[in-house]
RNA sequence: GCCGGUAUAGCUCAGCCUGGUUAGAGUACCGCACUCAUGAUGCGGGGGCCGAGGGUUCAAAUCCCUCUACCGGCA
Numbered sequence: 001g002c003c004g005g006u007a008u009a010g011c012u013c014a015g016c017c018u019g020g021u022u023a024g025a026g027u028a029c030c031g032c033a034c035u036c037a038u039g040a041u042g043c044g045g046g047g048g049c050c051g052a053g054g055g056u057u058c059a060a061a062u063c064c065c066u067c068u069a070c071c072g073g074c075a
Base pairs, nucleotide, nucleotide: 001074002073003072004071005070006069007068010027011026012025013024020058029045030044031043032042033041051067052066053065054064055063
């Protein structure tokens, strides 16, 4: 230098292909119940507008362009 992959909650991921209910799960965290107590278990709760910018559209995490970071391959 060229090619490909990844980026969404504290953490691990789904959702993207095929745009459409103001984005879900597990885990962690907080509260309550249970217990002599802790843990486990059950119930409830807070937390992300989706790596950045721009474009298309009535509507974008999702489609298009550029850029950034990380990983891999080729030279």

Predicted 3D model of a 75-nucleotide RNA (transfer RNA) from an archaeon. Model confidence (mean pLDDT): 82 of 100. Its Rfam family is "tRNA". About the family: Transfer RNA (tRNA) molecules are approximately 80 nucleotides in length. By type it is a transfer RNA. The sequence is in RNAcentral, with records from ENA.